Small-subunit ribosomal RNA, 3' major domain from an uncultured prokaryote, 479 nucleotides, folded computationally.
Context: one part of a larger RNA
RNA sequence: UGACGGGGGCCCGCACAAGCGGUGGAGCAUGUGGUUUAAUUCGAAGCAACGCGAAGAACCUUACCAGCUCUUGACAUGGGGAUUUCGGCCUUUGGAGACAGAGGCUUUCAGUUCGGCUGGAUCCCACACAGGUGCUGCAUGGCUGUCGUCAGCUCGUGUCGUGAGAUGUUGGGUUAAGUCCCGCAACGAGCGCAACCCUCGCCUUCAGUUGCCAUCAGUUCGGCUGGGCACUCUGGAGGAACUGCCGGUGACAAGCCGGAGGAAGGUGGGGACGACGUCAAGUCAUCAUGGCCCUUACGGGCUGGGCUACACACGUGCUACAAUGGCGGUGACAAAGGGCGGCGAGCGCGCGAGCGCAAGCAAAUCCCAAAAAGCGUCCUCAGUUCGGAUCGGAGUCUGCAACUCGACUCCGUGAAGGUGGAAUCGCUAGUAAUCGAAGAUCAGCACGCUUCGGUGAAUACGUUCCCGGGCCUUGUACA
Repeated sequence: UGACGGGGGCCCGCACAAGCGGUGGAGCAUGUGGUUUAAUUCGAAGCAACGCGAAGAACCUUACCAGCUCUUGACAUGGGGAUUUCGGCCUUUGGAGACAGAGGCUUUCAGUUCGGCUGGAUCCCACACAGGUGCUGCAUGGCUGUCGUCAGCUCGUGUCGUGAGAUGUUGGGUUAAGUCCCGCAACGAGCGCAACCCUCGCCUUCAGUUGCCAUCAGUUCGGCUGGGCACUCUGGAGGAACUGCCGGUGACAAGCCGGAGGAAGGUGGGGACGACGUCAAGUCAUCAUGGCCCUUACGGGCUGGGCUACACACGUGCUACAAUGGCGGUGACAAAGGGCGGCGAGCGCGCGAGCGCAAGCAAAUCCCAAAAAGCGUCCUCAGUUCGGAUCGGAGUCUGCAACUCGACUCCGUGAAGGUGGAAUCGCUAGUAAUCGAAGAUCAGCACGCUUCGGUGAAUACGUUCCCGGGCCUUGUACA
């Protein structure tokens, strides 16, 4: 000087408390451990691994296993030789296929000084080499997590100290903040904080292939048509909030408390943004890369299997256990997205998943599209008209192909489950809870993830205690 303390003081944070809803019990989904296996590829490991890499494992992916098969190789560059074509497509034989053999069709590279000269392409030979998701994240770059959006971390000059170092950065107030004020052997400065950026909330100007009977006319009644940009809206530019005003308080300061006006008030809400550093944290399997290792195999191709196993244990979720509900009917009100190998209205068929025909739309114009909770009505406390697992049968769709191993539909079957022990998690407002919608990945596959809106609470006395953190101080046999 730090770190640490079941030392002290001050102060924060859904840290506790006050509340609301969960997890832990059940079934299922998903990840992990373990076990099993020819293989169940690899990585991630307290917080900060475990719906994580995976924003899509039937083949492919795929890295794993079994078998078959290739050896200058699936891919790159260089040199040598050969051919002007090579190649592509079709048929056929063997084979599981990769691959190998035969036949046919098609095509007949460009330049040219016409010399098979130059370039290109392809093939062959032997070689330099390619290739490796093989090892080392404790050799590394890059990227990332974490403490933590915590308020800290430092420097120049000066001063003090023999020196390590101190001072500044401590102190008195204040703040979300090393934020600001005052004081002070310090005076300044940098990286952080804040602001500048995006978005939401109010108003206004400009603009009208969305919107409007607001206003006028027609109307097969649908903004449908003429017509018009008032309103809604769309998306560009500006204005608006700054403790600016008033009162109180305070050192007359910084600020704090209350009030006015206002759509919004003291950082208005949300996002992006993550200081010096810590964990030899994570990643050699995104990529890049030093070293080491393999080179007829630890490389390449293919078929099939596996990653989907199942006595069990844990994490994260979904659905429930019902009446604030179930079923049937009616059918109101969003936002944000996506669409041409696509979205697909409408009509017809089917109980349905879906199928057939097919309008419109590269989309403020057409479509996905039905929003759902909501409102009204029926049934009445039971393992039930709760709950839907599991199993049998029949189908639909995607795809070369759903046996291992897809999603969905219909008929039947109807399991556990009656609110969950010790323990434990999230959340302070348009939040929790609850309800649906869309998107990425994607042929198909979503209870996951990301985004979007609808309905919409309770509680916070307070800082004694648990956890994490900041500043000052104190002790130390630790560095």

Model confidence (mean pLDDT): 81 of 100. The RNAcentral record of the full RNA draws on ENA.